The part of an RNA shown here (large-subunit ribosomal RNA, domain VI) has 252 nucleotides and comes from an invertebrate metagenome.
Its mean pLDDT, the model's own confidence on a scale to 100, is 85.
It matches the Rfam family "Bacterial large subunit ribosomal RNA". Gene Ontology terms of the family: ribosome and structural constituent of ribosome.
The RNAcentral record of the full RNA draws on SILVA.
Context: one part of a larger RNA
């Protein structure tokens, strides 16, 4: 921009993609069949691959914004105690979020029409014949069912509901489950959106000061201690300020 006033919300499905999978093991059964070795068709169960798709409670990676330890030097004058450089100096671990190696799930249940094929009834052509009229069967295959997207389906659908006292959009602004940029969402004082504070899960492993020991490097108590990142819950202290459009068309 259209969708023939102007919106909000829920929908329908035209189409469109995807999905439809293999395997072993038991029971039928050592039956059927075979002379024996061997070994089954039909059906029933359970396990499993691999592959989709969703998560992060478990188990793990990651986790250069969190924690401790530790080697050389620089620096706060020195002790201490910190910060800084060395591949994040090295080393151990780790929270969220991503993730799989890792959790849960899915091929399911049946329906239409069919192919090769099997029939029924049945004439041409007294018989015979699945076919010529009619009718019933039959596959992982085809059309559904399944699962996503789906009214620019220009054939532009539907339903409810507001609304001129505007309905509602839009710019802006604090954001993030979203996300290259748009979009999407969530929230803007009538407010928990972000930050900050508090509290906690959770992590690292018991600061620093001081006291006690010990000749001393060191230990020990205070202290499951201090420290803290994205989590969770709480709090308006900080930051969501201010605008714009929309008064139309038919109809009456």
């Nucleotide at each position: 921009c259209g969708c023939u006033g102007g919106a909000a919300u829920a929908u329908u499905g035209a189409a469109u993609a995807g999905g439809c999978c293999g395997a072993u093991u038991c029971c039928u059964a050592g039956u059927a069949c075979g002379a024996g070795a061997g070994g089954a068709c039909c059906g029933g169960a359970a396990u499993c691959g691999a592959c989709g798709c969703a998560c992060c409670u478990c188990u793990g990676g990651u986790g250069u914004a969190c924690c401790a330890g530790u080697u050389g030097g620089a620096c706060u004058a020195c002790c201490a105690a910190g910060u800084c450089c060395a591949u994040g100096g090295c080393u151990g671990g780790g929270u969220a979020g991503c993730u799989a190696c890792g959790u849960g799930u899915g091929g399911u249940u049946u329906g239409g029409a069919u192919a090769a094929g099997u029939g029924c009834u049945g004439a041409a052509a007294g018989c015979a014949u699945c076919u010529a009229a009619g009718c019933a069967c039959g596959a992982a295959g085809c059309c559904g069912u399944c699962u996503a997207u789906g009214a620019g389906a220009u054939u532009a659908a539907u339903a409810u509901u507001c609304a001129u006292u505007a309905a509602g959009a839009c710019c802006c602004c604090a954001c993030c489950g979203a996300g290259a940029c748009u979009a999407g969402g969530u929230g803007g004082u009538u407010g928990a959106u972000a930050g900050g504070c508090u509290a906690u899960a959770u992590g690292u492993g018991u600061a620093a000061g001081u006291c006690c020991u010990g000749a001393g490097a060191g230990g020990g108590a205070u202290u499951u201690a201090g420290c803290a990142a994205a989590g969770u819950a709480g709090u308006a202290c900080u930051a969501a300020u201010g605008g714009u459009c929309a008064u139309u068309c038919a109809g009456c």